A computed fold for a 364-nucleotide RNA from a bacterium, annotated as Bacterial RNase P class A.
The coordinates come from a structure-prediction model, not an experiment, and the mean pLDDT is 77.
Its Rfam family is "Bacterial RNase P class A". Rfam classes the family as a ribozyme. Rfam links the family to the GO terms tRNA processing, dimeric ribonuclease P complex and ribonuclease P activity. About the family: Ribonuclease P (RNase P) is a ubiquitous endoribonuclease, found in archaea, bacteria and eukarya as well as chloroplasts and mitochondria.

């Protein structure tokens, strides 16, 4: 000094001039309705408001159960309401390294798959080889038996790897060192980790179907409450009423509940009526304490759009910020609340700010 790694933050200010919407007060009409016009004050799109992928608050289902079916998670510990989320950590991978990834239980409970190639793809009858006998032939060569799986070859894999002794040749046949596995000891909450023995040595795929553990009512703010208004407290039919209907409890079973349920015609509201739910919180900031962290606990302070055919805006000038052919001229990301909150994931022009971080290069 370059090059990476990990974390964090803005992403537009100001000022005028006209506009909208919401609260809060006040004054004035006023047909008192849920109104309507003004002034004055203070508010008014995010880091993802987006995807609707998870978890939840709230609502309703009579605000009960069991199983099964489904559906979700998948290494250990820890946080959280909760979670498929974050944190530590312990194995695997990938990188010189900081660091990143991981769809991380089970393959000895079954079932199924490994195409082509190959001699063969699971418990593998040897293709080309290699040894050793026997035997044909003028040389090259050839047939039979047996013995092999180091070498060659196919493959994504080919039955443990490399070396070494041994052997006719070879082979865990021996042996070393590594690797699965398995016994024992030790350490750690564990998940694993270390030492030590023991020739025990039959892949690979569960992101294949399973097993195994643990978790899960079900609908959803167009949920739901409540006001106004208008009509016909209408008619007919079925199955029921405590001995359970065709109702209800997500689909099914049992089991519970209930006196009502259900089908047809007809009337009546809806130019799709109004209020409420609708924003004070598992809330933000700030200190100070436990905790490696996530996050926890105490103190303090704040009150940060509620729209409803959808308010948060136009114009103008100036200034930041970047380019660039540099009197000048161009650009200025992704993108807009709809009950709300935790998280995930994806999109984002350009810019800073940190690190007791890791690499390379020089200089002292």
């Nucleotide at each position: 000094c370059g090059a990476g790694g990990c974390g964090g933050a803005c992403g537009g200010g100001u000022g005028g001039c006209c506009g909208c919407u919401c609260c809060g007060u006040c004054u004035c009409c006023g047909c008192u309705a849920u109104g309507g016009a003004g002034g004055c004050g203070g508010g008014g799109a995010g880091g993802a408001a987006a995807g609707u992928c998870c978890g939840g608050g709230c609502u309703c289902c009579g605000c009960a159960g069991a199983g099964c079916a489904g559906g979700g998670c998948g290494c250990u510990g820890g946080g959280u309401a909760a979670c498929g989320c974050c944190c530590a950590g312990u194995c695997g991978g990938g990188g010189u390294g900081a660091c990143c990834c991981g769809a991380a239980g089970g393959a000895a409970a079954g079932u199924g798959c490994c195409a082509c190639a190959g001699a063969a793809a699971u418990g593998a009858c040897a293709c080309c080889g290699c040894c050793g006998g026997c035997u044909c032939g003028u040389u090259g060569g050839g047939g039979c038996c047996g013995g092999u799986a180091a070498g060659g070859g196919u493959g994504a894999a080919a039955u443990g790897g490399u070396g070494g002794g041994g052997u006719a040749a070879g082979a865990g046949c021996c042996c070393a060192c590594c690797g699965g596995c398995g016994g024992c000891c030790g350490g750690g909450u564990g998940a694993c980790c270390g030492g030590u023995c023991g020739g025990c040595c039959a892949g690979g795929c569960a992101a294949a179907c399973c097993c195994c553990g643990c978790c899960c009512g079900g609908a959803g703010c167009a949920a739901g409450a409540c006001c106004a208004a208008a009509u016909a407290g209408g008619a007919g039919g079925g199955c029921g009423c405590u001995c359970g209907u065709a109702g209800g409890c997500u689909g099914c079973u049992c089991g519970c509940c209930a006196a009502g349920c259900c089908c047809u015609c007809g009337g009546g509201u809806u130019u799709c009526g109004g209020u409420c739910g609708c924003u004070a919180g598992a809330g933000g900031c700030g200190c100070c304490g436990g905790g490696u962290a996530a996050c926890c606990g105490g103190c303090g302070u704040c009150c940060a759009a509620g729209a409803u055919a959808g308010a948060u805006g136009g114009c103008c000038a100036c200034c930041g910020c970047c380019c660039c052919u540099c009197a000048g001229g161009g650009g200025u990301a992704c993108a807009g609340a709809a009950c709300c909150c935790g998280g995930c994931u994806u999109a984002c022009a350009g810019u800073c700010c940190g690190c007791u971080c890791u690499c390379g290069a020089c200089c002292c």